Record summary
The RNA shown here (small-subunit ribosomal RNA) has 1460 nucleotides and comes from a Candidatus Woesearchaeota archaeon. The sequence is in RNAcentral, with records from SILVA. The coordinates come from a structure-prediction model, not an experiment, and the mean pLDDT is 81. Rfam family: Archaeal small subunit ribosomal RNA. Rfam 15.1 lists 709 matches to the family in 491 species.

RNA sequence: UCCCGUUGAUCCUGCGGGAGGUCGCUGCUAUGGGGGUCAGACUAAGCCAUGCAAGUGAGGGAUAUUUCUUUCGAAAUGUCCCCGCGAACUGCUCAGUAACACGUCGGUAAUCUGCCUUUAGGCCCGGGAUAACCUCGGGAAACUGAGGGUAAACCCGGAUAGGGGAUAACCUCUGGAAGGAGUUGUCCCUGAAAUCCGUGCCUAAAGAUGAGCCGGCGGCGGAUUAGGUUGUUGGCGGGGUAACGGCCCACCAAGCCUAAGAUCCGUACGGGCCCUGAGAGGGGGAGCCCGGAGAGGGACACUGAGAUACUGGUCCCAGCCCUACGGGGUGCAGCAGGCGCGAAACCUUUACAAUGCGCAAUUGCGUGAUAAGGUGACCCCCAGUGCUCGUGUAGUGCACGGGCUUUUGCCAAGGGCAAGUACCUUGGCGAAUAAGGAGUGGGUAAGACCGGUGCCAGCCGCCGCGGUAAUACCGGCGCUCCGAGUGGCGACCACGUUUACUGGGCCUAAAGCGUCCGUAGCCGGUUAAGUAAAUCCCUUGUGAAAUUGUCGCGCUUAACGCGACAGCGUGCAGGGGAGACUGCUUAACUAGGGACCGGAAGGCGCAGGAGGUAUUCCGGAGGGAGCGGUAAAAUGCUAUAAUCUCCGGAGGACCACCGGUGGCGAAGGCGUCCUGCGAGGACGGGUUCGACGGUGAGGGACGAAGGCUGGGGGAGCAAACCGGAUUAGAUACCCGGGUAGUCCCAGCAGUAAACGCUGUGGGCCAGGCGUUGUACAUCCGCUGAGGAUGUGCAGUGUCGUAGCGAAGGCGUUGAGCCCACCGCCUGGGGAGUACGGUCGCAAGGCUGAAACUUAAAGGAAUUGGCGGGGGAGUACACAAGGGGUGGAGUGUGCGGUUUAAUUGGAUUCAACGCCGGGAAUCUUACCAGGGGCGACGGCAGGAUGAAGGUCAGGCUGAAGACCUUGCCAGACACGCCGAGAGGAGGUGCAUGGCCGUCGUCAGCUCGUGCCGUGAGGUGUCCUGUUAAGUCAGGUAACGAGCAAGAUCCACGCUCACAAUUGCCAGCGACUCCGUUUGGAGGAUCGGGCACUUUGUGAGGACUGCCUGCGAAAGCAGGAGGAAGGCGUGGGCAACGAUAGGUCUGUAUGCCCCGAAUCCCCUGGGCUACACGCGCGCCACAAUGGUGAGGACAAUGGGAUGCAACCCCGAAAGGGGAAGCCAAACCUCUAAACCUCAUCUCAGUCCUGAUCGAGGGCUGUAACUCGCCCUCGUGACGCCGGAAUCCCUAGUAAUCGGAGUUCAACACGCUCCGGUGAAUAUGUCCCUGCUCCUUGCACACACCGCCCGUCAACCCACUCGAGUCGGGUUUAGGUGAGGUUUGCCCUCGGGGCAAAUCGAACCUAAGCUUGGUGAGAAGGGGUAAGUCGUCACAAGGUAACCGUAGGGGAACCUGCGGUUG
Repeated sequence: UCCCGUUGAUCCUGCGGGAGGUCGCUGCUAUGGGGGUCAGACUAAGCCAUGCAAGUGAGGGAUAUUUCUUUCGAAAUGUCCCCGCGAACUGCUCAGUAACACGUCGGUAAUCUGCCUUUAGGCCCGGGAUAACCUCGGGAAACUGAGGGUAAACCCGGAUAGGGGAUAACCUCUGGAAGGAGUUGUCCCUGAAAUCCGUGCCUAAAGAUGAGCCGGCGGCGGAUUAGGUUGUUGGCGGGGUAACGGCCCACCAAGCCUAAGAUCCGUACGGGCCCUGAGAGGGGGAGCCCGGAGAGGGACACUGAGAUACUGGUCCCAGCCCUACGGGGUGCAGCAGGCGCGAAACCUUUACAAUGCGCAAUUGCGUGAUAAGGUGACCCCCAGUGCUCGUGUAGUGCACGGGCUUUUGCCAAGGGCAAGUACCUUGGCGAAUAAGGAGUGGGUAAGACCGGUGCCAGCCGCCGCGGUAAUACCGGCGCUCCGAGUGGCGACCACGUUUACUGGGCCUAAAGCGUCCGUAGCCGGUUAAGUAAAUCCCUUGUGAAAUUGUCGCGCUUAACGCGACAGCGUGCAGGGGAGACUGCUUAACUAGGGACCGGAAGGCGCAGGAGGUAUUCCGGAGGGAGCGGUAAAAUGCUAUAAUCUCCGGAGGACCACCGGUGGCGAAGGCGUCCUGCGAGGACGGGUUCGACGGUGAGGGACGAAGGCUGGGGGAGCAAACCGGAUUAGAUACCCGGGUAGUCCCAGCAGUAAACGCUGUGGGCCAGGCGUUGUACAUCCGCUGAGGAUGUGCAGUGUCGUAGCGAAGGCGUUGAGCCCACCGCCUGGGGAGUACGGUCGCAAGGCUGAAACUUAAAGGAAUUGGCGGGGGAGUACACAAGGGGUGGAGUGUGCGGUUUAAUUGGAUUCAACGCCGGGAAUCUUACCAGGGGCGACGGCAGGAUGAAGGUCAGGCUGAAGACCUUGCCAGACACGCCGAGAGGAGGUGCAUGGCCGUCGUCAGCUCGUGCCGUGAGGUGUCCUGUUAAGUCAGGUAACGAGCAAGAUCCACGCUCACAAUUGCCAGCGACUCCGUUUGGAGGAUCGGGCACUUUGUGAGGACUGCCUGCGAAAGCAGGAGGAAGGCGUGGGCAACGAUAGGUCUGUAUGCCCCGAAUCCCCUGGGCUACACGCGCGCCACAAUGGUGAGGACAAUGGGAUGCAACCCCGAAAGGGGAAGCCAAACCUCUAAACCUCAUCUCAGUCCUGAUCGAGGGCUGUAACUCGCCCUCGUGACGCCGGAAUCCCUAGUAAUCGGAGUUCAACACGCUCCGGUGAAUAUGUCCCUGCUCCUUGCACACACCGCCCGUCAACCCACUCGAGUCGGGUUUAGGUGAGGUUUGCCCUCGGGGCAAAUCGAACCUAAGCUUGGUGAGAAGGGGUAAGUCGUCACAAGGUAACCGUAGGGGAACCUGCGGUUG
């Protein structure tokens, strides 16, 4: 003094957990050694075998043994008894006790006190009994009876001194006060132990000590215990006691205690102290000390100074033991020890040597008090487990070697003790005898090490790890912390300012009573005087010691002990003083408060009366087919006349406009008008009272809606209910009906989101702008009404300063700064539930838990995402158009199915003519069958021949692959174990790289500054504009980066340069025609580079110019120009996201296979086919088909190639063959188009599928399964449902060409050119995208979240017919025994009687508590059950609160309320 945990992130509230200390138990470990302390308290105040724990004595008597002695006798050591003192101490325990039990301070004028001390005095005379012992009895025993007999410090009588009591007198003393003390008289009672010495003893007084009793104050919980009490409270008089007293008794009175908590219940010995804490506190009370209480449970007295007596007695009860059954014995909560209980605690030790106690004259005796030892990881303290050098090693680590030390250990001697350890001194030996526990993801110090495991096993205080690369599990290694200890479990304090006195809160997180009145209590204005209760100061006494601190001293140090001082007990009591504040008393005041007066305001209340429109119904008239209702309908009403219009009537409810963040009221609430009665507030006056006040536990009154009781009333509306719709269903939303109710009177009830989610009262602290009431002032009025402006007070709103707050926000109407009082809160759930009490007719209200469960639940704000929220913009998004797909046939891909296999991948857009994927074998990954392959190391084997090759035969689809039999040849070695090669085996969710999509979308960010506690915001927003975050203006922002744009390529225009294989205008040649100059031809030659072309380079376009609009940016139009507003088309294409795709292109981690998942071969399959889907092709024809003739391209490709040209064939094609490694040769006749002819609307001269026949090409091979040609055959199809796709110009449409793959095979794909349109200058309706804003309980982000019933299992609780116990109270019965009184007596003190107390047992009733209980109800929990969709977005009917009804369920509906 903090740290972790709610979130995507943040701040806060709040709890959970961690880190500290202490106590008990426990796991692992322990050389211990030394010193000090503790140890059956916690549960069973349960029960106990055995031994010991209280005796002692110069008092007395008897007696045994020994010694001495001649006997008598004496002495010593014992034993028994009488007597005295002690045994009431010490020791143990904590059951009971909430009490004068304890603590502290007092009182005793209400008392006693053995032994001890002081003072004074005394100790005279006489008598008697009894135990032991002896004898005889009873009894099993315990024990007991009779007779004899004896002493004393035993007992008794008398005297004296003195004392006590009663009474009378004296008034002397003390004192606050005589009931006290003293003196005197009378009466009654009462003393001793030897001659001396010593001790003891007696009397009196005093002291000391100890005790009794009384009082003040102090210290637990519960109100779900509110009334208790009959000897109770007091009095007179008695009894009793050492003593006061209802302590007890008789009589009299009716008191006494209690919200400041009586009584009752629960719990508990109290204190010094101990633990913790900075302290205040909180917790504890075992050990030590003081006090109390108890001695198996309970009662009672005796003795005594003292007991109602732990190791005395009597009795009852329960237990145990002995017994001869008649009767007896017994009490470890003393020390040891045993059983039991339990998580939990030692030896049946030694000694009276020390200290102390009892007795005693002393020596002494006794002492389980005590002193010592033993046991125990109980606590505290001190120390060790080595140090050093060299070598090796990366190393202070380890190994080896050398050296040093010896605390401790072992051995020995001396000292030491009651004794023996210990301990001290000295000597010897030898590094020897000595380290663990926990942790290692974060918090929290220490591994991104290895192996195993694979949401398993397990870990985890909390958060959380584990689903094949686990720093978190289990091991190993390393490391960290502490160390003779170290971890775990439980308890307590601290942490927790998390019960807040110090020191918290209550608008939204938990928390203000619905509102007001008011009792007790608490608090209280100004002045003066007095007082001194409180307060403060000084002082006296006391608050035990130990404990604590400081200093000093003593054990080697320390712990420990001793001494001094301090402190502590924070207190209580006495004395003296102060007088401000508080209190009290007295006197006064007026600023608080009340009363009074004045004129105004008001939906304030109660009662009565009057009125208004509308709805409905009824009557009449008119009218004649529909009305009504909805998104659309239907149910419903209507021909018996509706709806609609008019007139009249009835009845109930309500009170439009005015009407307003306007008014009034304490709140609930209050709205037509008039009258009456009643009340309150504001303003003004400053008349009056004189602190009369504030708050307010209990208490009382009022209290929306709904509900209840009784009686009325009933038009409309409308829970329930009945229908109609909607729907998968619809117990709802919508529609048609409709009853309680809504209304009135009289009562009950007492709750709401009863809200400003903000208790009441008072004071202080910036303002601005509204509005209501009132007073005043000024001004304006047609001066009557009234209006305007300003100021004050009171109310009601809004913005805002300081300040406050977690923030939102509040902000003189505080949530600011202070004061007073009350209420309430302490994580979420269980639960406002259960039980109890109380109120209520009921519904239910008020009060109000626990077990159990859970790590969060929450508040505010932030960024996203989302919305069946809003706004703006935009796109072939729609619209406007053009052409398709979807129907048929067929090609191809996919699904499905089938199959030995039909390999695998891709699955909305963003899979499906995709994997360049057109698979005959190959490809090929699939299936069937056959065969082959192990670098390297080790081991079997091997010159008695390994592996290999091979003729023939067999096997086989085929094969020296294998088998049989031979031959050749000569060194290795897959038979085994490891380890490899290889793998189109797995994992695209381990990856790289590449790619798709969002998306050519306009966004994504940064620096500095500023704002915010912070996440974050600002910038990036607003307005206009743009294709664009493009630009401009505004602006706490100013700038910048990546995207956009620009740059790059192609095309379009111009220019320059260049000229072969390109080109040919002009010139020459050449050919042809005409021939006279000439005309025509073709790039063939010369030549040329004008043109075309090709290539390189440059120019050109910038809203530059004009007009209009605009602030500008820019937009619209125009000119010029080849091109005009991004010129057209490409390429490039942000930050990121999608665990998107690809391990089957390659690369690559890990895992797996490894003689098979590797490699090769043959054959098959990928080409299957009831079916579904995508993308194409060709068609359905006349804008066409067919035949004949004619015209114009571009891009490419070519040596295993392209192939001119010639020949053969009807064609496909075949046979020859020049040229070309290509601006040269070939491919290469482009087709649509044009011209002519024909067909004439027909399943056709359309269409061409399918099938048959013949032929050709490629290839080892066209059966499965290729392409082409010819002839024949001639299916479906006559323009395509719902739906859906593409396209904005050289585009769509249409036409052909080339390339790619390629041996062969395109209807695919990619390029190329030819012909060449229509429509749109609009919109955001659909689909999507961008921006702003709003709500959110979402953040895995709406494919989100989430509610309740039902079903299953588990858990704790509640109710429960009962049933079985415990405790306690009362009443009654029986009644041991005690006390008192009286009587009798063989006097032993026995018997009898009465009264009274009374344990124990029995019965009954009450209260209380626990166990168990068929069954019932709800609650909590538990990866993947059922039904729905309630809530969160306008959550798709806004949600919620109260109440009532209904419903499988969340819920629905009515009424009133709230906005969260």